[in-house]
Molecule: Bacterial RNase P class A
Organism: Nocardioides caeni
RNA sequence: CGGGCUGGCCGGGCGACCGCGUGACCCCUCGCCGCGAGGCGCCGGGUCCCGAGGAAAGUCCGGGCUCCGCAGAGCAGGGUGGUGGGUAACGCCCACCCGGGGUGACCCGCGGGAAAGUGCCACAGAGAACAGACCGCCGCGCCUCCGGGCGCGGUAAGGGUGAAAAGGUGGGGUAAGAGCCCACCAGUGCGCCGGGCGACCGGCGCAGCUCGGCAAACCCCACCCGGAGCAAGACCAGACAGCACACGCCGGCCUCGGCCGAGAGGGUGGCUCGCCCGAGUGUGCGGGUAGGUCGCUGGAGGCUGUCGGCAACGGCAGCCGUAGAUGGAUGGUCGCCGGCUCCUCGGAGUCACAGAACCCGGCUUACAGGCCAGCCCGUCCC
Numbered sequence: 001c002g003g004g005c006u007g008g009c010c011g012g013g014c015g016a017c018c019g020c021g022u023g024a025c026c027c028c029u030c031g032c033c034g035c036g037a038g039g040c041g042c043c044g045g046g047u048c049c050c051g052a053g054g055a056a057a058g059u060c061c062g063g064g065c066u067c068c069g070c071a072g073a074g075c076a077g078g079g080u081g082g083u084g085g086g087u088a089a090c091g092c093c094c095a096c097c098c099g100g101g102g103u104g105a106c107c108c109g110c111g112g113g114a115a116a117g118u119g120c121c122a123c124a125g126a127g128a129a130c131a132g133a134c135c136g137c138c139g140c141g142c143c144u145c146c147g148g149g150c151g152c153g154g155u156a157a158g159g160g161u162g163a164a165a166a167g168g169u170g171g172g173g174u175a176a177g178a179g180c181c182c183a184c185c186a187g188u189g190c191g192c193c194g195g196g197c198g199a200c201c202g203g204c205g206c207a208g209c210u211c212g213g214c215a216a217a218c219c220c221c222a223c224c225c226g227g228a229g230c231a232a233g234a235c236c237a238g239a240c241a242g243c244a245c246a247c248g249c250c251g252g253c254c255u256c257g258g259c260c261g262a263g264a265g266g267g268u269g270g271c272u273c274g275c276c277c278g279a280g281u282g283u284g285c286g287g288g289u290a291g292g293u294c295g296c297u298g299g300a301g302g303c304u305g306u307c308g309g310c311a312a313c314g315g316c317a318g319c320c321g322u323a324g325a326u327g328g329a330u331g332g333u334c335g336c337c338g339g340c341u342c343c344u345c346g347g348a349g350u351c352a353c354a355g356a357a358c359c360c361g362g363c364u365u366a367c368a369g370g371c372c373a374g375c376c377c378g379u380c381c382c
Base pairs, nucleotide, nucleotide: 001378002377003376004375005374006373007372008371009370010369012337013336014335015334016333017332018331020051021050023048024047025046026045027044030041031040032039033038053353057364058363060362061361062360063359064358065229066228067227068226072273073272074271075270077225078224079223080222081221082096083095084094085093086092097111098109099108100107101106112220113219117218118217119214120213121212134159135158136155137154138153139152140151141150142149143148167185168184169183170182171181172180186210188207189206190205191204192203193202194201195200233294234293235292236291242285243284244283245282246281247280250261251260252259253258265277266276267275268274301320302319303318304317305316306315307314308313338351339350340349341348342347
């Protein structure tokens, strides 16, 4: 210098004017309470402070919080899936192992079990898991126009099909062949030794000679899982009209306060059992309300330093603190600067993806343009 890999960050700036929302203070009118001093509150006006994001998005995981008569057992159902760690928790993150890709930095893996069982393996092909004779090769018999043909049997070395054809190479062996036998290699299982917390790795020996793939097919194994969600939920104020049907409102003892039993119906996400509530409950028709306050933002919070750790992260110390709407605010105009595009070189046009709604931790997806750091490969020079 050229090409590439990984991680982190920014994502228009400054000023003026107008407008919108929460809050604090002030002014004014009015209402309520109080004997009063005064207190509380609504509308309106003014001043001041603050006012979207890295994804606020998708709502896909995990939690906090709230309620459900604290949620028990079995079955069913759902989820996760190499190992170790981090965390409030996770399907997230970090480190490592194994497999695959790349010269490399590095990247990818829906990565438990196929020697528990069942099932499936398109097309092509003779044959796709109890292997398999289409061509070829070999033996025997018969026929022959002497080229060969037909029949029976053997054979997985060669050809052909396929994503995949039941270990590879060499030798022995044979009619031809074949783990049929042998040597070496690959792979699997078992045993022993060594290393590692572990996944796993390395070495030696033995065995049968060899065992195909799919579990995002059923299934098996291990671990995890109560449900609903801020329209959760709590309080205040206010409105209304009931009717019909079904089942039930029971019994005993007694020291008169309880005990025992029954009980329509309901709760416990599904089923069964168990547990709990229970005097009214269920179904249908009809009627009323659509206001306010709280929850509502200080929380597993951020930044800096330091210590521990390879890291994710954790401990300690200091500092910082300001969206909280509910017909739902966060906007508009102008000037200067900054990017990008066009071009008549001075102008014109334009500003990525997108916007809170109880709050956090993640993942995924969208994104004009730009900045920083580390590393790898190639070439040249010293």